The RNA shown here (SAM riboswitch aptamer (S box leader)) has 117 nucleotides and comes from a Cytophagaceae bacterium. The prediction has a mean pLDDT of 83. Rfam family: SAM riboswitch aptamer (S box leader). Its family is annotated with regulation of gene expression in the Gene Ontology. The source organism's lineage runs through Bacteria, Pseudomonadati, Cytophagia, Cytophagales and Cytophagaceae. It was read from a public genome assembly, where an Rfam model found it.
């Protein structure tokens, strides 16, 4: 890198260095930022997927605890949309239909994390 599975409305921020960007890509929209972005250090924190310990179960598996291990996270749902499916408001149309806008459900991508290749 590509596959399978899981989860992604919840939580958790200071410093020092750095200097104009940032919020994955493409378009929109919204935010964030010289009262200092992005990235890089230490440090603390959040979580509990992986190990670890306990407890329940013949098991599968579930709960708890996580101070110490291996990652992840630390504005804003995965910031929001976009393709589908549906209900509602408005508007154009004799009408079949169509534009647009909310709201909810779904896929897809995206991240992470196990897992085996």
């Nucleotide at each position: 890198g590509a596959a399978u599975u899981a989860u992604a409305a919840a939580g958790a921020a200071g410093a020092a260095g750095g200097g104009a960007g940032a919020g994955a890509c493409u378009a929109g929209g919204c935010u964030c930022u010289g009262u200092g972005a992005a990235c890089u250090u230490c440090u603390g924190g959040c979580a509990a997927c992986c190990c670890g310990u306990c407890a329940a179960g013949u098991a599968a598996u579930u709960g708890a605890c996580c101070c110490c291990g291996g990652u992840g996270c630390u504005a804003a749902u995965u910031c929001c949309u976009a393709c589908c499916c549906c209900a509602g408001g408005c508007g154009g149309u004799u009408g079949c239909c169509u534009g647009u806008u909310u709201a909810g459900g779904g896929a897809a991508a995206u991240a992470u994390a196990a897992u085996g290749u």